[in-house]
A computed fold for a 73-nucleotide RNA from a Clostridia bacterium, annotated as transfer RNA. It matches the Rfam family "tRNA".
RNA sequence: GGGGUGUUGGCUCAGUUGGUAGAGCGCCUCGCUGGCAGCGAGGAGGUCACCGGUUCAAAUCCGGUACACUCCA
Numbered sequence: 001g002g003g004g005u006g007u008u009g010g011c012u013c014a015g016u017u018g019g020u021a022g023a024g025c026g027c028c029u030c031g032c033u034g035g036c037a038g039c040g041a042g043g044a045g046g047u048c049a050c051c052g053g054u055u056c057a058a059a060u061c062c063g064g065u066a067c068a069c070u071c072c073a
Base pairs, nucleotide, nucleotide: 001072002071003070004069005068006067007066010025011024012023013022019056027043028042029041030040031039032038049065050064051063052062053061
């Protein structure tokens, strides 16, 4: 320098024919318990890496950039 893959709540990850974002763990509140743990119920939390484009509509498609891993040179 060139190719490939990845980037989504605090963490680990889903989301595939574009239709308005979820799970587990963690956190908060309440209940059961003498208390802890545990179980149950509810809740908060995400400009979907960044910039632009296409579209009525983009996490998803296209271009560029950044970072990580990897292959070639």

The RNAcentral record of the sequence draws on ENA and MGnify.
RNAcentral records the identical sequence in 2 taxa.